[in-house]
Description: This is a predicted structure of a 351-nucleotide part of an RNA (small-subunit ribosomal RNA, central domain) from an uncultured bacterium.

Context: one part of a larger RNA
RNA sequence: CUGGGCGUAAAGGGCAUGUAGGCGGUUCGUUAAGUUAGGUGUAAAAGUCCUGGGCUUAACCUAGGGAUGUGACUUAAGACUGGCGAGCUAGAGUGAUGUAGAGGGGGGUAGAAUUCCGGGUGUAGCGGUGAAAUGCGUAGAUAUCUGGAGGAAUACCGGUGGCGAAGGCGGCCCCCUGGAAAUAGACUGACGCUGAGGUGCGAAAGCGUGGGUAUCGAACAGGAUUAGAUACCCUGGUAGUCCACGCUGUAAACGAUGUCUACUAGGAGGUUGGUGCGCUUAAAGUGCUGACGUCUGUAGCUAACGCGUUAAGUAGACCGCCUGGGGAUUACGGCCGCAAGGUUAAAACUC
Numbered sequence: 001c002u003g004g005g006c007g008u009a010a011a012g013g014g015c016a017u018g019u020a021g022g023c024g025g026u027u028c029g030u031u032a033a034g035u036u037a038g039g040u041g042u043a044a045a046a047g048u049c050c051u052g053g054g055c056u057u058a059a060c061c062u063a064g065g066g067a068u069g070u071g072a073c074u075u076a077a078g079a080c081u082g083g084c085g086a087g088c089u090a091g092a093g094u095g096a097u098g099u100a101g102a103g104g105g106g107g108g109u110a111g112a113a114u115u116c117c118g119g120g121u122g123u124a125g126c127g128g129u130g131a132a133a134u135g136c137g138u139a140g141a142u143a144u145c146u147g148g149a150g151g152a153a154u155a156c157c158g159g160u161g162g163c164g165a166a167g168g169c170g171g172c173c174c175c176c177u178g179g180a181a182a183u184a185g186a187c188u189g190a191c192g193c194u195g196a197g198g199u200g201c202g203a204a205a206g207c208g209u210g211g212g213u214a215u216c217g218a219a220c221a222g223g224a225u226u227a228g229a230u231a232c233c234c235u236g237g238u239a240g241u242c243c244a245c246g247c248u249g250u251a252a253a254c255g256a257u258g259u260c261u262a263c264u265a266g267g268a269g270g271u272u273g274g275u276g277c278g279c280u281u282a283a284a285g286u287g288c289u290g291a292c293g294u295c296u297g298u299a300g301c302u303a304a305c306g307c308g309u310u311a312a313g314u315a316g317a318c319c320g321c322c323u324g325g326g327g328a329u330u331a332c333g334g335c336c337g338c339a340a341g342g343u344u345a346a347a348a349c350u351c
Base pairs, nucleotide, nucleotide: 003323004322005321006320007305008304012319014201015200016199017198021194022193023192025088026087027086028085029084030083031082033081034080035077036076037075038074039073040072042071048067049066050065051064052062053061054060091191092188093187094186096183097182099180103177104176105175106174107173108172109171110154115149116148117147118146119145120144121143125136126135162169163168206247207246208245209244210243211242216240220236221235222234223233258318259317260316261315262314263313266296267295268294270292271291272290273289274288275287276286277285300307301306324351325350326349333344334343335342336341
């Protein structure tokens, strides 16, 4: 240096951005670093390989022949790769027009419901369960009507619907703001792809400081159940759940499927654009053409299950990762963290 793999067997980094590096469209010219060919001298012998010869063969031997032997210098070639110069527009991007959307941040606001508080009516129960009990209630509960407080979440619409890189995002209105696709084809002219390190984002739980606390609810208490019951069920209930700022950096962070590009039968729906037909009063309908999403399925692939133009098919570029089970999502050390811990990551031993 080289192999085989990574949906479910070990294995895709949680996601993005981007440095170095790797790889890179098309035309002409030039250069000659890579590349190719020739030459020069060298590359000890033995060994290796090919082909002869000698021991009866073989191993072995051979002052028999040949090949090989990264490299250096030099001459030439100019296809391909690279360098340089000049172009191009199919990649990429900019601008224009309108479009869809729970994309993000901030502010405001609405109605239903739970709980609590005041008042009215009203009387003996309520609540809860498999059945009960703890609990609440004659100091008037539950129920019902009315008024108020406060916090959190937004029924229906709602959808294998939409948006976002992922995590994720759902009442309504306003402000600020990111991205996407479509149409036309004006502009730039390869500006691209990937991406070790780095940097940023990153559910829930958890941590720090300050607030808030309606509901639910780890811990905890009580009641049940049970042989026991440190549980499942019930009554309560603190942290938390919510907000601001900071930290943590992990998840079955999943499509258990890295990103980008090209190519390869169809069929049926959905979302959202463009453009015709039709009706023209809208809408429904229908043809063509994009983007996204769902189901089914051909070839092919797969150990099978299954995947199947959104590939797990056929190829290319680059990164990450795996290498029997346990020991071990460990120890030690490093780095990070307030801590909890995270990350990187062995060995002995054992089967």